[in-house]
Context: one part of a larger RNA
Molecule: large-subunit ribosomal RNA, domain V
Organism: Blyttiomyces helicus
RNA sequence: CCGGGAACGAAGACCCUGUCGAGCUUGACUCUAGUUUUAUAUUGUGGAAAAACAUAGGGGGUGUAGAAUAAGUGGGAGCUUUGGGGCCGGUAAAAUACCACUACCCUUAUUGUUGUCUGACUUAUUUAAUGAAGCAGGAUUGGCCUUCACUGGUCCCCUUCUGGUAUUACGGCACUUCGCGUGGUAAUCUUGGUAGAAGAAAUCGUCAGGAGGGGAGUUUGACUGGGUUGGCACAUCCGUUCAAACAUAACACAGGUGUCCUAAGGGGAACUCAUCAAGAACAGAAAUCUUGAGUAGAACAAAAGGGUAGAAGUUCCCCUGAUUUUGAUCUUUAAUGUGAACACAAACCAUGAAAGUGUGGCCUAUCGAUCCUUUAGUCCCUGGGUAUUUCAGCCUAGAGGUGCUGGAAAAGUUACCACAGGGACAACAGGCUUGUGGCAGCCAAGUGUUCAUAGCAACGUUGCUUUUUGAUCCUUUAGUGUCAGCUCUUCCCACCAUUGAGAAGCAGAAUUCUCGAAGCGUCGGAUUCUUCACCCGCCAAUAGAGAACGUGAGCUGAGUUUAGAACGUCGUGAGACAGGUUAGUUUUACCCUACCGAUGAAGGGUCAU
Numbered sequence: 001c002c003g004g005g006a007a008c009g010a011a012g013a014c015c016c017u018g019u020c021g022a023g024c025u026u027g028a029c030u031c032u033a034g035u036u037u038u039a040u041a042u043u044g045u046g047g048a049a050a051a052a053c054a055u056a057g058g059g060g061g062u063g064u065a066g067a068a069u070a071a072g073u074g075g076g077a078g079c080u081u082u083g084g085g086g087c088c089g090g091u092a093a094a095a096u097a098c099c100a101c102u103a104c105c106c107u108u109a110u111u112g113u114u115g116u117c118u119g120a121c122u123u124a125u126u127u128a129a130u131g132a133a134g135c136a137g138g139a140u141u142g143g144c145c146u147u148c149a150c151u152g153g154u155c156c157c158c159u160u161c162u163g164g165u166a167u168u169a170c171g172g173c174a175c176u177u178c179g180c181g182u183g184g185u186a187a188u189c190u191u192g193g194u195a196g197a198a199g200a201a202a203u204c205g206u207c208a209g210g211a212g213g214g215g216a217g218u219u220u221g222a223c224u225g226g227g228u229u230g231g232c233a234c235a236u237c238c239g240u241u242c243a244a245a246c247a248u249a250a251c252a253c254a255g256g257u258g259u260c261c262u263a264a265g266g267g268g269a270a271c272u273c274a275u276c277a278a279g280a281a282c283a284g285a286a287a288u289c290u291u292g293a294g295u296a297g298a299a300c301a302a303a304a305g306g307g308u309a310g311a312a313g314u315u316c317c318c319c320u321g322a323u324u325u326u327g328a329u330c331u332u333u334a335a336u337g338u339g340a341a342c343a344c345a346a347a348c349c350a351u352g353a354a355a356g357u358g359u360g361g362c363c364u365a366u367c368g369a370u371c372c373u374u375u376a377g378u379c380c381c382u383g384g385g386u387a388u389u390u391c392a393g394c395c396u397a398g399a400g401g402u403g404c405u406g407g408a409a410a411a412g413u414u415a416c417c418a419c420a421g422g423g424a425c426a427a428c429a430g431g432c433u434u435g436u437g438g439c440a441g442c443c444a445a446g447u448g449u450u451c452a453u454a455g456c457a458a459c460g461u462u463g464c465u466u467u468u469u470g471a472u473c474c475u476u477u478a479g480u481g482u483c484a485g486c487u488c489u490u491c492c493c494a495c496c497a498u499u500g501a502g503a504a505g506c507a508g509a510a511u512u513c514u515c516g517a518a519g520c521g522u523c524g525g526a527u528u529c530u531u532c533a534c535c536c537g538c539c540a541a542u543a544g545a546g547a548a549c550g551u552g553a554g555c556u557g558a559g560u561u562u563a564g565a566a567c568g569u570c571g572u573g574a575g576a577c578a579g580g581u582u583a584g585u586u587u588u589a590c591c592c593u594a595c596c597g598a599u600g601a602a603g604g605g606u607c608a609u
Stems, first nucleotide, its partner, number of pairs: 003593003007588001015422004021417001022414004028218005035210003039206002044121002047118001049116001051114004055109006068096001071102005079084001125198003129194001136190003142155004171185001173183003221234001223231001230251001235257003239253002259301001260361002265319007273297001275293006299308002302366001304364003323347003329341001331339001336406001349358003372400006381393003429475002431472001433470001435469001437465006446456002484556003488550001489547002492544001496521001498519001500515005523537003564582002567579001568577003
């Protein structure tokens, strides 16, 4: 002195992961204090109003016709107070006296019952006060008014400019030991509810409901060319990749599934499709009919692939085998489970003349544990003394569902953040590659008035470079200080200027192309954090790069990128923003090495003294 020791400090604070936290938020999940509401208990007394029901009584009813004010039904030829109504007759849809019953409407009363509303009481209860002090009701005496009348009503005081002080009574009565010594009175009596407010409502309790980030606990998937956003490559099916058995990866390619169908299922019979050609009134490119050709070029619910022609297609006929019972097998798997499928057996059926075929869909996808609930079946077993019933449980077969699909019940934010780890994984740097960027060749269609090559050069083609940027994730997460500028040194050449040459579409001047060449130079400002870019100006010229995008224990700290703050936008919110803005700590030189300078020691040579 600070280039190196990828120097020191600190198990990176950025990033990711963890079935690790915490702070905060809310429309997360589950609770919850306080709050609010109904009912009920605490909870008693008396009155009034209106309502409903019950009981008892009273009253009412005018179409026309008919003596006439016919609610209605049944019995009824007699009833009677001797007055008379009735029957009969007549009118009418219906006939009346008398007896019995039933509606509807109005009204009265009564005692009940029920609930509602209202105002009153005080003893439960609540609240607040005081050193529980003068409250309630009366009596006596007196005044005033009133009255026939103490009949009624009313009053009965005492303080007053001032934030001082006030206690063993002045007085009057009685007794007296005459001592201002004593007593009661003055200061009425009685019951006692200490007085105020509220009050059957509050409060408190119980049951139930509402609301409840005020408080609490917890959660907040996985995959992933880092994470986030996106997507689903998370369960499945077809084809390709896939290399002619089977199998075979990627966030490879092209697609599909969570359904649909009482026929689009089962059996039988008959027929042949798409398309094309020729022909036939209206009729045309397209309607319907006829003939011919027609290996499937059609159709078969859906994706694709396979399959299928007297059918697996189309039309018609009849059915329910899409049924009951358990095992074995195949596929996917390391294995098991689930799903799907296949061949039988035992039943009962369908269809067909029959042989036969049929246990859903021509084949490959179309789906689901434990626990709980529920349905069906056997009505068998268990409920611990025996027996019956209810009820509960068990057994067998189904359903309600988990798509994160072998199946937790689950939202965010953190720049205030924490811990454990990770270079299994991002941001800076280095490495590989060089698409992209930059630079240079080859060929020569054109351009260059004419003329490919003075100078250029398309379509093509071959390279170089690592001063662009991607891609990758090999190194570093027990830390290599991250942009830019300043400072300082060195290197490269793809040469801007300067020196030397060649060529020109080089007359000169100027310019352009090429060769050798890195000796030397390559600036000052405005603006911006800027690298870069634009602008002003000087100049011979104001060429380009590298050195861990040289250089922070060299500086600066304007920017980015903590904590403060406000704006815009987004978000319910906590908060967020490659949006802009403002303020914001830059650690350490002891050692080795490098470099610079100083001083000293030892040895040797020469010269001088």